[in-house]
A computed fold for a 77-nucleotide RNA from Verrucomicrobiota bacterium JB022, annotated as transfer RNA.
RNAcentral holds the sequence, with entries from ENA.
It matches the Rfam family "tRNA". It is annotated as a transfer RNA. Rfam links the family to the GO term triplet codon-amino acid adaptor activity.
Model confidence (mean pLDDT): 81 of 100.

Order: sequence, then structure tokens, then C1' cells
RNA sequence: GGGGGAUUAGCUCAGUUGGUUAGAGCGCCAGUAUGACACACUGGAGGUCGGCAGUUCAACUCUGCCAUCUCCCACCA
Repeated sequence: GGGGGAUUAGCUCAGUUGGUUAGAGCGCCAGUAUGACACACUGGAGGUCGGCAGUUCAACUCUGCCAUCUCCCACCA
């Protein structure tokens, strides 16, 4: 330099061809229970879906550019 994949909660990830409110597990907080802790059960907080534009009545979803991570190929002394 060329090509592919990924980016969604603190962490690991879903989200089926664009459509009513963005979810799960773990973690965190509170409560019940216990002498207390853990386990268990119940409830809760936490997201401007990597960024900026575009298309559309409507974008996590489609398009372009940028950023970061990763894989393959090529090149270099």
C1' cells in the first nucleotide's frame, strides 16, 4: 500500500433482510433471609448503539468519510 472482519451497559455478547419503548448473562446498588457472610429470591441504577455527514416519513440496521482493534496479502532495507 491492497483486501476482509469488528466497534451496542463496567465486562462478554445478542439484536433475522429499516418500523411502536434497545436487550441478555456476569458485575454494581437496595431489600428479603442469616448471629454474620456466601448462596438464593425480589427490585433498581447504568447506553446520546465509536465519530461526522448522507439517504428515508422513520436508521443500532443502508451509503460515504474518519478513528481504534484484529486477520490475510504485498512491499521495504